This is a predicted structure of a 111-nucleotide RNA (SAM riboswitch aptamer (S box leader)) from Chloroflexi bacterium RBG_16_72_14. Lineage of the source: Bacteria > Bacillati > Chloroflexota.
[in-house]
RNA sequence: AGCCUAUCGAGAGUGGUGGAGGGACCGGCCCUGGGAAGCCACGACAACCUACCGGCGGCGACGCCGGCAAGGUGCCAAUUCCGGGCAGGACAACCACCUGCAAGAUAGGGA
Numbered sequence: 001a002g003c004c005u006a007u008c009g010a011g012a013g014u015g016g017u018g019g020a021g022g023g024a025c026c027g028g029c030c031c032u033g034g035g036a037a038g039c040c041a042c043g044a045c046a047a048c049c050u051a052c053c054g055g056c057g058g059c060g061a062c063g064c065c066g067g068c069a070a071g072g073u074g075c076c077a078a079u080u081c082c083g084g085g086c087a088g089g090a091c092a093a094c095c096a097c098c099u100g101c102a103a104g105a106u107a108g109g110g111a
Stems, first nucleotide, its partner, number of pairs: 003109006013042005021031003025084004043076001045074001048072003052067006080103001085101005
C1' cells in the first nucleotide's frame, strides 16, 4: 500500500521562520503578499487508544456506562467547503430532494 471496525452538521491559534501557494482528486466556489504550503515553539480543542477513578453486570477473563486529561495519535476557515461515481425512494422523464454505498480523513485492529 491494501483489509476490517468506528466516527465525520460540534469544538479549538498565536508567535517565529519561510516566500507562493493552499482547500485529497476533477469541476465549482473560496482562502492567501494585511503573507499560502512546509518547518519550529508554545497554547487550545477533542476524547479514538493506554493509564487512572467511579457505577453496573460477570466466579473470572472481561463487557457496558460515566469521569479525568498524565501518556500515544489526531485536529485548530467554510458540513468531509459544495457537487461528483453506483443503487434505491418519488416522477411520464430529467433536474432538484431524501436514504444507503462508494470516495476521502482520523483512530483502533489484524496479517

The sequence was found by an Rfam model in a public genome assembly. Its Rfam family is "SAM riboswitch aptamer (S box leader)". Rfam describes the family as follows. The SAM riboswitch is found upstream of a number of genes which code for proteins involved in methionine or cysteine biosynthesis in Gram-positive bacteria.